[in-house]
């Protein structure tokens, strides 16, 4: 000097439920709330997961499908502090 790890300090984010709103839904936004998180910052043209309006198939029940969504699923990427 670099890498792994991450005590302490200052702080940060904010699950579920509920209320309101947008949406066909998944889900998003706002408020309450706090389960948790050392990246729970950002990225949807890496993988994966969810929904199925419209469309297609079917006598029907239903099935297929992303152009829709999820970053608190993995992943990529950028950061604060600095003991052992």
């Nucleotide at each position: 000097g670099a890498a792994a790890u991450g005590a302490a300090a200052g702080g940060g984010c904010a699950a579920a439920c509920c209320c309101g709103u947008c949406g066909a839904a998944a889900g998003g936004c706002g408020g309450c709330g706090g389960c948790g998180c050392a990246a729970g910052g950002c990225c949807a043209u890496g993988g994966g997961u969810c929904u199925a309006a419209a469309g297609c198939c079917g006598u029907a029940a239903g099935g297929c499908c992303a152009u829709g969504a999820c970053a608190g699923c993995c992943g990529g990427u950028u950061g604060c502090c600095g003991a052992a």